[in-house]
């Protein structure tokens, strides 16, 4: 230099064009409890960024940034 993969709630992982969901992780409420820990119930929280195609993108395409890889 040049390819390739990748980027989603704080964090780990799901969704392969039609209501963004899980967690025996953290937070935050509420029941148990003599008091903590432990347990049971509930809440809130995200698609890196600009565009592009479509009736509709987290999904496809393009170009930037991160992150990791291979070449030279």
């Nucleotide at each position: 230099u040049u390819c390739c993969g990748u980027a989603u709630c704080g964090u780990c992982c799901a969704a392969u064009g039609g209501u963004a969901g899980g967690a025996u992780c953290a937070u935050c409420c509420c029941c148990c409890u003599g008091c903590u820990a432990a347990g049971g119930g509930g809440a809130a929280g995200a698609u890196g960024g600009c565009g592009g195609u479509u009736c509709g993108a987290u999904u496809c395409c393009g170009c930037c940034u991160g992150c990791g890889g291979a070449u030279u």